The RNA shown here (transfer RNA) has 72 nucleotides and comes from a bacterium.
RNA sequence: GGGCCAGUAGCUCAACGGUAGAGCAGUGCCCUCUUAAGGCAUUGGUUGAGGGUUCGAAUCCCCCCUGGCUCA
Repeated sequence: GGGCCAGUAGCUCAACGGUAGAGCAGUGCCCUCUUAAGGCAUUGGUUGAGGGUUCGAAUCCCCCCUGGCUCA
């Protein structure tokens, strides 16, 4: 330098072009002598940056950034 993959909540990951979700974590409550475990509720997002297509983009296209794999 070329090719491929990935980037979404604090972490691990979902999401046919049509309301961005789950588990864990966090917070509050219940339970318990207390803790752990368990139960109920709930908070948390510039979907890596910029642009384009579209009535509508996490999703499609272009470019860039970061990480990984690979070829030379």
Its Rfam family is "tRNA". Rfam's curators write: Transfer RNA (tRNA) molecules are approximately 80 nucleotides in length. Rfam classes the family as a transfer RNA. It was read from a public genome assembly.